[in-house]
Context: one part of a larger RNA
RNA sequence: UGACGGGGGCCCGCACAAGCAGUGGAGUAUGUGGUUUAAUUCGAAGCAACGCGAAGAACCUUACCAGGUCUUGACAUCCAACUAACGAAGUAGAGAUACAUUAGGUGCCCUUCGGGGAAAGUUGAGACAGGUGGUGCAUGGUUGUCGUCAGCUCGUGUCGUGAGAUGUUGGGUUAAGUCCCGCAACGAGCGCAACCCUUGCUAUUAGUUGCUAGCAUGUAAUGAUGAGCACUCUAACGGGACUGCCACCGUAAGGUGAGAGGAAGGCGGGGAUGACGUCAAAUCAGCACGGCCCUUACACCCAGGGCUACACACGUGUUACAAUGGCCGGUACAGAGGGCCGCUACCAGGUGACUGGAUGCCAAUCUCAAAAGCCGGUCGUAGUUCGGAUUGGAGUCUGUAACCCGACUCCAUGAAGUUGGAUUCGCUAGUAAUCGCGCAUCAGCCAUGGCGCGGUGAAUACGUUCCCGGGCCUUGCACA
Numbered sequence: 001u002g003a004c005g006g007g008g009g010c011c012c013g014c015a016c017a018a019g020c021a022g023u024g025g026a027g028u029a030u031g032u033g034g035u036u037u038a039a040u041u042c043g044a045a046g047c048a049a050c051g052c053g054a055a056g057a058a059c060c061u062u063a064c065c066a067g068g069u070c071u072u073g074a075c076a077u078c079c080a081a082c083u084a085a086c087g088a089a090g091u092a093g094a095g096a097u098a099c100a101u102u103a104g105g106u107g108c109c110c111u112u113c114g115g116g117g118a119a120a121g122u123u124g125a126g127a128c129a130g131g132u133g134g135u136g137c138a139u140g141g142u143u144g145u146c147g148u149c150a151g152c153u154c155g156u157g158u159c160g161u162g163a164g165a166u167g168u169u170g171g172g173u174u175a176a177g178u179c180c181c182g183c184a185a186c187g188a189g190c191g192c193a194a195c196c197c198u199u200g201c202u203a204u205u206a207g208u209u210g211c212u213a214g215c216a217u218g219u220a221a222u223g224a225u226g227a228g229c230a231c232u233c234u235a236a237c238g239g240g241a242c243u244g245c246c247a248c249c250g251u252a253a254g255g256u257g258a259g260a261g262g263a264a265g266g267c268g269g270g271g272a273u274g275a276c277g278u279c280a281a282a283u284c285a286g287c288a289c290g291g292c293c294c295u296u297a298c299a300c301c302c303a304g305g306g307c308u309a310c311a312c313a314c315g316u317g318u319u320a321c322a323a324u325g326g327c328c329g330g331u332a333c334a335g336a337g338g339g340c341c342g343c344u345a346c347c348a349g350g351u352g353a354c355u356g357g358a359u360g361c362c363a364a365u366c367u368c369a370a371a372a373g374c375c376g377g378u379c380g381u382a383g384u385u386c387g388g389a390u391u392g393g394a395g396u397c398u399g400u401a402a403c404c405c406g407a408c409u410c411c412a413u414g415a416a417g418u419u420g421g422a423u424u425c426g427c428u429a430g431u432a433a434u435c436g437c438g439c440a441u442c443a444g445c446c447a448u449g450g451c452g453c454g455g456u457g458a459a460u461a462c463g464u465u466c467c468c469g470g471g472c473c474u475u476g477c478a479c480a
Stems, first nucleotide, its partner, number of pairs: 001480002004476002007474007015464002019427002022424001026319008034310002042053002064305002067302002073128001077127002079124005086104001090099003108117003130294002133292001135290001139288002141283003144279001146277001151190006157166003170181003196271004201239002204236004210229003215226003242265001245259001246257004321420001325379007337368003342361002346357004386417001391412007433456007
């Protein structure tokens, strides 16, 4: 000087408390451990591994296994010979591939018309290719975490023999090393804040594909049509909030106010943004890369299997156990996105998944397209008209192909489960809870996941004694 203390002081955080909804019990989905297996590819391991890499494992993917092949190789450059390239079909085989044929086809550039060259292909020789083989404790790059915590440092000066201190401590204040006052310090940098995006109010400009107040036309009805750009909206540029004003407290910084005005008030809400560093943290399987290892194999190709196994254990979700509910009928209102190998109105068939037609839309134009809600009816506390696992049967769709191993539909079946021990997680407002919708990946999908979007919409916070984490000062110290 740090680190540490079941030392002290001050302060903060959904840290506790106060609340709401869960987890732990059941079924199921998914990940992991373990076990099994020919293989169940590999990585991730307290928080910070475990719906994680994977934003799509039937084949492919695929790295694993057993089997069948292959050796200049699936891929790149160089050399030589031959052939333009390209293209058709036969036999064997699971295929990779092997064998035997070849119908066609002769292009581009140069030319002394002999040929040469470019591109591509075949064969041969070796240089080499190749490796998801090992090392993240050799590395780059990237990422997680403490933590969006308020800290981390430097120059000059001063003090100290020196390590170092001071500044950065102190008194206040703040979300903040934020600002004020003081001070052997005076300044500065990286962080904080602001500048950026979005949302909330508004002026101006613009008016189609958006909108429709007034005028007109038309319909069973609809901005459907003429017309208009007022309004909504769209999207560009501005304004607006600064403790600016008032009152009180305070030297100041600042604080308090159910104060005024205002759409918004004291950082208005949300996002992006992550200082010096810590964990030899993670990743050699995204990629790159050092040295090591394999080279008729640890490389490459193929069809099949596996990654989907199952006495069990754990994590994360989801569906429920019901009446604030289930079922049936009627009826209303979003936002953000996607769409041509696509989204499909509408019509017809089918109980349905879907199918057959048909039309619009490369989309503010057409389309995918809401649910909870509201209005009626029914059920009456029951393992039920709750719950839907499991199983049987019949189908639809995608795709060469759904046996291992897809999703969906219909009929039948109708398991556990009556609110869950110790424990433990999230959340402070348009939040929690609840309701549906969209997208990426994608032929299809094991999505109940992830990322977004809107609808409905709470309760509680006395307070900081305690648990956890963190910041500053101080003290002890047998630690570095």